């Protein structure tokens, strides 16, 4: 240094769900919260998953179907940057 994670040790992250913000919506912050989580740091390049507001199509409309420019790193490759041990 690579690799790799032993019931060390100090820590750290936060499912569901509650309150509040913002947003059409998925879902995002903030507080509580603790199902997990050894990168559950950060980054959409690549799949894969949710969302359809503008749009587009049809329709007299209402309202149907398409649409990612929207989210998902706690789906999973890929990068990236790290604590702590080395059984």
């Nucleotide at each position: 240094g690579c690799g790799c994670g032993u019931c060390a040790a100090g820590g750290g992250c936060a499912c569901a769900c509650c309150c509040g913000a913002c947003g059409a919506a998925a879902g995002u912050c903030g507080g509580g919260g603790c199902c997990g989580c050894a990168a559950a740091u950060c980054c959409u390049c690549c799949g894969g998953g949710c969302u359809a507001a503008a749009c587009c199509u049809g329709u007299c409309g209402u309202c149907a179907g398409g649409c990612a420019u929207g989210c998902u790193a706690g789906c999973g490759g890929g990068g990236u940057u790290g604590c702590c041990g080395u059984a």